This is a predicted structure of a 73-nucleotide RNA (transfer RNA) from an uncultured Alphaproteobacteria bacterium. Its mean pLDDT, the model's own confidence on a scale to 100, is 83. It matches the Rfam family "tRNA". Its family is annotated with triplet codon-amino acid adaptor activity in the Gene Ontology.
[in-house]
């Protein structure tokens, strides 16, 4: 230098054909218990890496850029 992949909640990750952003864990509160752990429930938490473009509508499509990883040279 070139190719490919990943980037979504604090962490690990889903997200189908473009049409209301989710799960588990963690966190807060409640229930349960003599109390704790475990278990159950409710809730808070999001610049979908960044900037543009296409579209009535983009996490998803297109272009560029960034970070990380793998491969080639």
């Nucleotide at each position: 230098g070139g190719g490919c992949g990943a980037c979504u909640a604090g962490c690990u990750c889903a997200g189908c054909u473009g049409g209301u952003a989710g799960a588990g864990c963690a966190c807060a509160c409640c229930c349960c218990u003599g109390a704790u752990a475990a278990g159950g429930g409710u809730g808070a938490g999001g610049u979908c890496g960044c900037u543009g473009g296409u579209u009535c509508a983009a996490g998803c499509c297109c272009a560029g850029c960034g970070u990380c990883g793998c491969c080639c040279a």